[in-house]
Context: one part of a larger RNA
This record gives sequence, C1' cells and structure tokens, in this order.
RNA sequence: CUGGGCGUAAAGCGUGCGUAGGCGGCUUGGUCAGUCGGAUGUGAAGAAAGCCCCGGGCUCAACCUGGGAACUGCAUUCGAUACUGGCAGGCUAGAGUAUAGAAGAGGCAAGUGGAAUUCCGGGUGUAGCGGUGAAAUGCGUAGAUAUCCGGAGGAACAUCAGUGGCGAAGGCGACUUGCUGGUCUAAUACUGACGCUGAGGAGCGAAAGCGUGGGGAGCAAACAGGAUUAGAUACCCUGGUAGUCCACGCCCUAAACGAUGUCAACUAGCCGUUGGGGGGCUUAGACCUCUUAGUAGCGUAGCUAACGCGAUAAGUUGACCGCCUGGGGAGUACGGUCGCAAGACUAAAACUC
Repeated sequence: CUGGGCGUAAAGCGUGCGUAGGCGGCUUGGUCAGUCGGAUGUGAAGAAAGCCCCGGGCUCAACCUGGGAACUGCAUUCGAUACUGGCAGGCUAGAGUAUAGAAGAGGCAAGUGGAAUUCCGGGUGUAGCGGUGAAAUGCGUAGAUAUCCGGAGGAACAUCAGUGGCGAAGGCGACUUGCUGGUCUAAUACUGACGCUGAGGAGCGAAAGCGUGGGGAGCAAACAGGAUUAGAUACCCUGGUAGUCCACGCCCUAAACGAUGUCAACUAGCCGUUGGGGGGCUUAGACCUCUUAGUAGCGUAGCUAACGCGAUAAGUUGACCGCCUGGGGAGUACGGUCGCAAGACUAAAACUC
C1' cells in the first nucleotide's frame, strides 16, 4: 500500500454517443524503458528506542547494557530478456465492409378511412330524461330523452392482439405513400486489431409545467352547485376553466424498475414462443430434427441473510466506469452553474437519537 459492498438492507448515472485516460487477439525480429540480478558510489535527521545477530551485567529470567546488521533510498555501471511497453514486419479467431435474403406498433413527413361521443339543421313523437346506496342540483311542453336523415368539428384508433414484435432508453398500435435508422440469417470474398470501457463533454429523454400562435369533440386539476357527514375545503352526483391536441422554443424530472452499469469468456438439462437458415419424411397443408438471434416458464451445480437467481446469472472470471459508509437534520441551507418561471444539478454543518 491492497483489502468490504451496490435485485429487495445504504449504494448502478434515465439512456446511448464519445474526448482524455485505463485496458487490449495470434505471431516473428530487434530494443532494453518498465521488470530482475551483480558491483561501485552517495545519503548518517534513514533520530533514539524496538525487531534480528554476537557479547556483557543483576544467582537465572523478565529487565538493563555494548557492538553489529537492518532501516528495503538515489545515482552510475555491468548483465538477464520470459512478461509489459516502444519500433519494424506478418496473420485472422475480435471488430468491420461487400453480396443475397428476412421480420418488425423503430423514427420523420404528407395524405386517406370507418366506428363512437358531442354540437347544429330537419322529420317522427310526448312527458319525462338524467343520475344515485337513496336522492338532489341539472336538462325538458320555448318540445327534451328516444328514434331516423343530413351536416360540422376534434381526439383516439375496437376486432387482429399474443408472458407477440421493434427501439439505447423514454417509448412505439387504423390504412397508404415518400424519406430514413437499427437488427437478424446464409455463404463466400475483402480490410487486418481498425477493439472494450469511458472522468469531463455534448445528444436524446414519459407525464406535468412554462413561452408565442393556433385548436378545442370527449375527458378534466382549479372552481361552482347538489348530496353524504358531527364537520366533509374529500370519496358519490350535476356542471366546468386551464390542460390534454398541433407548430416552434424551453423545462430535464420519475417506482425513468429487471429497483439488477457496459463489454467479453466459461459453466447440466427440460419446455413454450417470435424471426432466419440447414436436413429428413411427406409430396401442394402439416410434422420431426439440427442450428442461430430474440423472448417467457421450470431447473442442476454454484451463489444468496433469506426471498430467490440460475447460459437473458444474482454462478466462475477479466476490463473499464458510476455509486455506498448509522437514523434524523436533508437531497435541505449557503455558494456556484443552468432556467422565462416553476425549479433542476452540485451539496454541507450545528444539533439530536
């Protein structure tokens, strides 16, 4: 000096991209910086004591005491060359490119469609409708509710629909067209380590909220009324404005969850399902089997405080990052950065148990 942890006890950044840095496949040559060894020099504040070795003194010992060694430093020099590094060359198992296919609510834009709700006009028709536990507020003879026809407008897309699919996450669901990202499979060819992670950074990021301008059917914070109740600033009912929708610009949070960081390797099986590919048997349906990429349910070893996890690991390892260190005070104050604001991020202490 290192040492323990992070599914649920404190702890994985919401998520990918990526700078510095850290780490990095097989092989040949050479170098000797790291590394290892020898020698020499230097440092005496490398304190003394202690530890270790050889002695001495208390009858021994503990104890005391003399000397030595050591205190692992630095420089120079001579060597070693496995590993790491730097240099030169080669390779193809990592990574990528090309070719041919495949599936998909992946993204953006434009257009289109039907059902339903509401409103408006018209027809039929008459006394109720609506709502609840029961009611009332409310609507209705100025003709409602119901029913038929026509029209307007906005929002959302039933069935299909599936522990189905796609996406890094947030998330994505009518149809058509255009533009566009990623993934998977097969067989070859090519490049030749081009890789992994990622402090800072910058991009995306549900809902709510904010700014400007539109839009506004339904729903609905606030608000009003009716009930309930001891009260009822609620739950229930009748209404109803922001908002929900669109464009552009902000905000940057979440139980942003698999409460499980990313990448890679290795480690029994069984069973379902989605997308590819191969083989077999049939022959047009379908079935069996192998394999690959996902996604579910069990389960062995192992792990775990237990619950449980179990090839999609929480098993066995490696690389890199983030984070935790008793409860409260507090994710607060102060300061700083960002924001129009709301606030976000960073982040204490006194005190107290």
Background:
RNAcentral holds the full RNA, with entries from ENA. This is a predicted structure of a 353-nucleotide part of an RNA (small-subunit ribosomal RNA, central domain) from an uncultured prokaryote. Its Rfam family is "Bacterial small subunit ribosomal RNA". Model confidence (mean pLDDT): 88 of 100.